[in-house]
Molecule: small-subunit ribosomal RNA
Organism: Leptospirillum sp. E2-1,1-2
RNA sequence: AGAGUUUGAUCCUGGCUCAGAACGAACGCUGGCGGCGUGCCUAACACAUGCAAGUCCAACGUGAAAGGGGAGCAAUCCCCCGGUAGGGUGGCAAACGGGUGAGUAAUACAUGGGUGAUCUACCUUAGGGAUGGGGAUAUCCUUCCGAAAGGAGGGGCAAUACCGAAUAUUGUCCGGAGCCAUGAAGGGUUCCGGGGAAAGGGAGGCCUCUGAUGCAAGCUUUCGCCUUAAGAUGAGCCCAUGGCCCAUCAGCUAGUUGGUAGGGUAAAGGCCUACCAAGGCUACGACGGGUCGCUGGUCUGAGAGGACGACCAGCCACACUGGCACUGAGAUACGGGCCAGACUCCUACGGGAGGCAGCAGUGAGGAAUAUUGCGCAAUGGGGGAAACCCUGACGCAGCAACGCCGCGUGUGGGAAGAAGGCCUUCGGGUCGUAAACCACUUUUGCACGGGACGAAAAAGGGAUAUCGAACAAAUAUCCCCGAUGACGGUACCGUGAGAAUAAGCCACGGCUAACUCUGUGCCAGCAGCCGCGGUAAGACAGAGGUGGCAAGCGUUGUUCGGAAUUACUGGGCGUAAAGAGUCUGUAGGUGGUUUGUCAAGUCUUUGGUGAAAGGCCGUAGCUUAACUAUGGGAAUGCCAAAGAGACUGGCAGGCUGGAGGCUGGGAGAGGGAAGCGGAAUUUCUGGUGUAGCGGUGAAAUGCGUAGAUAUCAGAAGGAAGGCCGGUGGCGAAGGCGGCUUCCUGGAACAGUCCUGACACUGAGAGACGAAAGCGUGGGGAGCAAACAGGAUUAGAUACCCUGGUAGUCCACGCCCUAAACGAUGGGUACUAAGUGUGGAGGGGUUAAACCCUCCGUGCCGCACCAAACGCAGUAAGUACCCCGCCUGGGGAGUACGGCCGCAAGGUUGAAACUCAAAGGAAUUGACGGGGGCCCGCACAAGCGGCGGAGCAUGCGGCUUAAUUCGAUGCAACGCGAAAAACCUCACCUGGGUUUGACAUGUAGGGAAAAGCUGCAGAGAUGCAGUGUCCUUUUAGGGCCCUUCACAGGUGGUGCAUGGCUGUCGUCAGCUCGUGUCGUGAGAUGUUGGGUUAAGUCCCGCAACGAGCGCAACCCUUGCCCUAUGUUGCCAGCGGAUAAUGCCGGGGACUCGUAGGGGACUGCCGGAGUUAAUUUGGAGGAAGGUGGGGACGACGUCAAGUCAUCAUGCCCCUUACAUCCAGGGCUGCACGCAUGCUACAAUGGCCGGUACAAAGGGUCGCCAACCCGCGAGGGGGAGCCAAUCCCAUAAAGCCGGUCUCAGUUCGGAUCGCAGUCUGCAACUCGACUGCGUGAAGUCGGAGUCGCUAGUAAUCCCGAAUCAGCACGUCGGGGUGAAUACGUUCCCGGGCCUUGUACACACCGCCCGUCACACCACGAAAGUCGGCAACACCCGAAGCCGGUGGCCCAACCAGUAAUGGAGGGAGCCGUCGAAGGUGGGGUCGGUGAUUGGGGUGAAGUCGUAACAAGGUAGCCGUACCGGAAGGUGCGGCUGGAUCACCUCCUUU
Repeated sequence: AGAGUUUGAUCCUGGCUCAGAACGAACGCUGGCGGCGUGCCUAACACAUGCAAGUCCAACGUGAAAGGGGAGCAAUCCCCCGGUAGGGUGGCAAACGGGUGAGUAAUACAUGGGUGAUCUACCUUAGGGAUGGGGAUAUCCUUCCGAAAGGAGGGGCAAUACCGAAUAUUGUCCGGAGCCAUGAAGGGUUCCGGGGAAAGGGAGGCCUCUGAUGCAAGCUUUCGCCUUAAGAUGAGCCCAUGGCCCAUCAGCUAGUUGGUAGGGUAAAGGCCUACCAAGGCUACGACGGGUCGCUGGUCUGAGAGGACGACCAGCCACACUGGCACUGAGAUACGGGCCAGACUCCUACGGGAGGCAGCAGUGAGGAAUAUUGCGCAAUGGGGGAAACCCUGACGCAGCAACGCCGCGUGUGGGAAGAAGGCCUUCGGGUCGUAAACCACUUUUGCACGGGACGAAAAAGGGAUAUCGAACAAAUAUCCCCGAUGACGGUACCGUGAGAAUAAGCCACGGCUAACUCUGUGCCAGCAGCCGCGGUAAGACAGAGGUGGCAAGCGUUGUUCGGAAUUACUGGGCGUAAAGAGUCUGUAGGUGGUUUGUCAAGUCUUUGGUGAAAGGCCGUAGCUUAACUAUGGGAAUGCCAAAGAGACUGGCAGGCUGGAGGCUGGGAGAGGGAAGCGGAAUUUCUGGUGUAGCGGUGAAAUGCGUAGAUAUCAGAAGGAAGGCCGGUGGCGAAGGCGGCUUCCUGGAACAGUCCUGACACUGAGAGACGAAAGCGUGGGGAGCAAACAGGAUUAGAUACCCUGGUAGUCCACGCCCUAAACGAUGGGUACUAAGUGUGGAGGGGUUAAACCCUCCGUGCCGCACCAAACGCAGUAAGUACCCCGCCUGGGGAGUACGGCCGCAAGGUUGAAACUCAAAGGAAUUGACGGGGGCCCGCACAAGCGGCGGAGCAUGCGGCUUAAUUCGAUGCAACGCGAAAAACCUCACCUGGGUUUGACAUGUAGGGAAAAGCUGCAGAGAUGCAGUGUCCUUUUAGGGCCCUUCACAGGUGGUGCAUGGCUGUCGUCAGCUCGUGUCGUGAGAUGUUGGGUUAAGUCCCGCAACGAGCGCAACCCUUGCCCUAUGUUGCCAGCGGAUAAUGCCGGGGACUCGUAGGGGACUGCCGGAGUUAAUUUGGAGGAAGGUGGGGACGACGUCAAGUCAUCAUGCCCCUUACAUCCAGGGCUGCACGCAUGCUACAAUGGCCGGUACAAAGGGUCGCCAACCCGCGAGGGGGAGCCAAUCCCAUAAAGCCGGUCUCAGUUCGGAUCGCAGUCUGCAACUCGACUGCGUGAAGUCGGAGUCGCUAGUAAUCCCGAAUCAGCACGUCGGGGUGAAUACGUUCCCGGGCCUUGUACACACCGCCCGUCACACCACGAAAGUCGGCAACACCCGAAGCCGGUGGCCCAACCAGUAAUGGAGGGAGCCGUCGAAGGUGGGGUCGGUGAUUGGGGUGAAGUCGUAACAAGGUAGCCGUACCGGAAGGUGCGGCUGGAUCACCUCCUUU
C1' cells in the first nucleotide's frame, strides 16, 4: 500500500466481497510448564445454607451456668474460675466500605465559574467556660396475655441518659439607631433592649500546697464536656458551555411566566399558598416519541474521525415494586422503621416472618462466565486510652489456554540416500539427514536436601525534651532489645537418574504463501466474493506432498479500518444517482472604497485548572518479557489578567466604480380589453346538371335518381390566422403571430444631472405555471378520446377507412403536473482568435458599402476542463458568495401518516424482502422489414426442365427375428457404396471354438504338419486312413500341443483427438513490423478520388514497408516454326489389286513426340489528372485474364467422419472375440429427393447411306467363317497394342409408310419360352424371343439449370465388376435463343448509420393468466403494553386544627388541685396503590383481500431494442384478456431522403 467482481474487450461511475487490528467472547479439533491479568454481556429472574458491622466496663447499673476446691449427715453454703461469659442503659459507628446499571436525555455527567443564599460529626489551631439542683427509666424481680413473633401491668436502682435554674463580653436571632464598602444583593462595623451552655464525668500519678484516722477531698497530667472564631475535609444550591436518533413529533405551557405578601429550608427560588398581571418556550428544533447511566478512558485509524464505556478510578442512580417520614453532623437509609402491592415461608387459622443488584453457593434463562476455600500476616476501615475485637474491604489460594508474556518438546554428527508410503515418462523422483546408528546436554517434569523477601511499626524497656512541686504520670522525638506469616515448606538454590515426560490445527482455483494421484460424475458435496461438480475436477471426498501459524489453530459473532462508499481534512449533480417548472421576497448567509474608534472574533504573554491511573519518552525492580515502580513531558480544552490592532466584526463619518433614480429618441407575436376585415371548411336556400361520388395498398361501410359529387349565386355560423416568416423578435418561465384603438409591464442604447452600498442569494412563504382534467353557464364550423360500422388479420379490443360524443372555443372558479430540457440554479470578476444575425449609438458615404462601441442571439475554434462524448467569453475553463439536490439496482415515487384538492389526484415519503450487479461513454463485431456504391444465371430477357404419369435409385415412416451403421436446410437424400444372390457383413436365427481366425515373447513337451482319400454333418468341424520336414545334426529353424504374458472388438465417445473433407467462396479479402493518434479497448496503414475480374493499379493521405490471398509461374486447348518419322501419313514418282498406303519409296501435308515462337494495352485516335485505366481501330490464328482445368488466404459452422486409417480414455474377455449354414440389408397403407422413359408428326416404324473422339484389352479383348429370329453358341486368326480386337458411332442424309387416334404414340405390368455369368439366379441378377399392352394427351402452388462451342439434343468409352448401370466419371457429333437493365428476390464485398444483440436477430425482451414459496399493506374485529386526563376511594406519614381523655421534672399551693407545656384520639389539606370513564399512542393476531419478490424448458400474445416493422418517450384523459391502443400538448434521448440557413476549406 491494495485486490476480486458488471463487458467480446475498454475507460468511468457504482455497489458487493476479501486481505489488517481488536474482544469480558462462544463453538470445533488439539493440549507440556510458568508469570501477570481477566471471568453472568442473558432473567434489576427467584433464592436453601453460612458468613459480609460492630465496638467501648477508662460513661452506667448489673452479672451467671458448667467445672474445680472446701465445710456440712443432707438440703445447702463459701472460695477459685471472675467482676469472666452474657443481657441492658449510654456513646460513637452503622450515610463508609462492598454490589448493580433498572430508571434517568437532565433534579444526571464533563469542563469552568458563583455562593454578598449555605451546612459540616470526628480532626487541627486559638480564646473563654464548666456553678448549683431535680425527676425518671431499661436490664432486674414479679404477675398476666399469646402457638409464635411479641406485648401489658406492678416494684426497685444508675449514669457522660433526661430536665429546670445561674453565668455568658464575644457569637447568633428578633426589634431599633448610625457609619464604611459594593453596579446590586442577607458584606464589614458601632450602640441599646429581649431570648440562649455545659459532664470535675472517667483514668493515671503525687502527697508539694489545702485538708486528713481512713475512705475521700485537694493538686497535677490526660481523655472527655460547653461556647466562640478560624482551618481542613465533606456536602447542598445556582450559572455558562459540551456530548444520541426521529420533523412521517410543529407548535407547547395555568404554578404555566413574572410581581406583592406569607410559609418552608442549613440555604436562593412557584419550593409551597393567597392575590394581581398575561406572560414564558420554540425552526440555533420547543413539545412529543425511541434509545441510553455520564466521564477519565478503551479499540481502531496516518490523522481527522468512527465505534464502545467490561476490568481500574471519579460522579450519579437504585436496593422485591410503589409511597412516606423518623433518627442523625450527614439518609428520605442494600444487611433501620411504617403503609400498600406481588411473591415465598411458618402457623394452634387467631396471626406472624422475609427481601444475595455484599462473598461463596442453588435453580432458571442462555452459545456462555469460577470455590458454599484460607487468613486478618500485610494495606485500609469502625470502636477503644490501649491491649484488642470486628472487617467475604482486602491479602492469598482453587477452577478456566479466556487474554497477554516467557520457556520447552532436544543438540551435533550421520547416504547403503535403508525399509515403507506416494508419484512416475518405469529411467527415476520425493518424504529425506528425516529415521536407524554414534557422541553430547538436562531447561521443563520426577525424586531428595536446604529454604526466603514480604515484618517493623505497635505493646513493653531506656535516653532527651515539654507540662508539672516532682527524677512520678502523660505526651513528643531518638536509640537498643523485642512478639507476630494466610500464602507456604511456596519462590529460589543445590544434588541425582535419564532423550528420558511433552505437537497440533488450518489451508493449498484466483484474491492468497502452498500440487499431484485416486474415488465421485450437476450426484454426493464445497463456497468470503468470483464460482467449482454433467467420466480425464490442482475448487467435492481420501491419500501423499507442500505452505502458514504454533500450545495453540480454525470457525462464528461484533467494532474500526481498507470505504475519498456522507468527502472538515477529502466527493459530486449536461449524458452515470443528483439543478426545485419559473420568478418575487422574509429569516439567515455573504458583501465595494476610505478615515477614526471599540476590542466581540483573531494573535501574543502570564496565572489558575485540566484528579490519579492509562498512553508517550527516560531510568529502575522481578533471571527476560508481560507486569510494576519512579521522573519527565503531554493533556490539542476551559477560566482569568495584561497587551497587539493587520484582517473579519460593532459604532461614527466620508467616497462613487456596484445598485437605483432622472432626461431623450428608437425596437419588439411582452400582457389585458374592445372593435373590424378577408381566404377556406361545413350547413342551409335557389339555379344549372346527371349517375355516380367518396375512400384505399386493394376494398367495403357511407352518400346519391326523394337528384348526390361537380358548378354558379345568396345566406348563416364557428374556429383558425396564408404569404411576410428568418438557429428573426419579446417575455422570469409556461408561452406569444390578421388589422385598428385604449390601458399597461420590462429590457437595451445615449446623456453623465441626482441618491450614496441602498447589494447578491434566498430555508419557510407568496405569485405565475403547456396540455389533459373538474365545476357552473354559454358556444359548437372543423377536428376528434370513448363508441359504432367497414376492412386487414390466425386473432385485431390496433395501425387504414366511413361516421361520431365529451373535449377543443368563451366567461368565471379549481387543478399544479410534463422529455415544464440547454436534461446545464442564481450572481460577480477574469481567461486566444474568426465569422453571421437583431437593436441602439458614433464615424464615413449623395445614398450605399465599410469601420468602431454597447446589449442580445447563433456557428466554428485555442488553451483549460472532461470517463469519453463533448464544452469552450451565452463554459461543462479559472475563482468567490448563496440556495436546491445525490449516495448500488429492484421493491417504489409504492405503503402508512400528515397537508392540499369537488374529484382525478398532487406533495412529503419509508421498510421488510431480494439481486451482484444496475448504469454512462466509447471500441470491435454481428444484425436491421437503415442508407450509399459494387458484384454474381441473383433478378430481368430467353432456352430446356422438375413439381402431374410409369419405372429406377436414395431417404423418411411403417413393418420385421433382423430389415446393420453413418450422412439430416443450403452444405443429408443415384451420399459413404467406382457394383448387397453367397462372400462383402458390421444385423437376425441356429450350430461350433476359447492363448483363440491373426502378431510377438517365455517355459515345457511332441514328431508331426500341410496335402490327398473316405465317412458323419447344413456346414464349421469331427473321426479314420495315407503322409512322416529342412540344415553347417550337442543343437537350431519351421510346424503342432500345453502354460503365462497377451491377442481380438465395424463395441462407446467426431462434444477428448490426429489426418482427411464439405461450406461460406475462387468471395477479395485476412494480417504483421516500425511509426503516429487515443487514458484505454482500439484506430491509422486497409479510409478517400478514380479504376479493375481482383486490397488490380494510379493519385492523394501520418504513415512507411512486409506477409498470406488475387494475378503470374503448372497442365490442357487454339496459330506458326524447327527437329524427328513408326505401328502414324501419302502430295509428287514407281509397282500391284476386284478394292484398300497393299508394296517400293517419300517428309511435303495430317498426326504423334520434343523444343521454340506468339499477346505485351506493344501500335494509332478519343476520354481521363500528362496517371491508372477505358473506348474505338489497325495488324493478327488469337485482344485486353484468349477458352478450360489444377490451385481454396485468416477464419466460421464443438459442420462431417472413432465404420478408410491412426489414436486418448471407458467398456467386453468361454464373449461386445472368432468360425459356419440359412436369412436380412431388396420387406410396403404412405411421404420426399434425384433420375430415366414418355405423352408423339421438328415424330414413330421400315429400307438405304455418311462422318468421330477418348478409352480399354493376356485369368483379357476377341477377327474371319459357321449355327441360332435373337440373347448367344461354335470356332480359332491376330494383339502385351498409333500395328490386332472391343467397334456397326448415333442424331444426320435419301426414300417409303403412318395422318392426330390413347394411335404403327407410350412402353409399365403379367404369361410362356430361352441365353449368359456364377458352387448357387426361390427370396434376389442381367439379357433375348413371342404374347400382353397400364398410367400418361405437356403437368397446381411453387421451383431448378444454363450467357457459347454454352443450353438443348445424339451416341461412344471407362472405373467398379464372375455377372448386374436409367447412376458416376470421361469423350466427341449436331448446335441455338436472350441479356433493356440493376427497381425488386437471394447471396456476397466495401463505406456509413442505429442498436437494450456479443451463444451475436434462430438475438434480446414485456405484461396478464396458472402453480409453489416468501416478506409486506388493507380489513369487520379481537387481545395486550405505555403515558396522560376527568371523577371516585383514600393506607402510612408530614403539616394544620381540636384535644371534654391522659401526663414525673417547671411555677403556685401544706394538701387537694390549678397553671404552663406536651400527648393519645378525632377532624382537615396533601397523598401511593386501587376503581370507573372516554380518548391518545404503540404492538400482537385476524376470515378475506391487494399489489410485490423469487422460482423448471407452463399458457396467451409481441409492447420495447434496427425506421423493431404504426419512431420512441413524458404528462394527462378514456378504453381494452395482457403487453397496450387512441386523443390532446410537449421532447429528441428518432432512422432515412430532400430543401433552407449557418459554418469549414479554396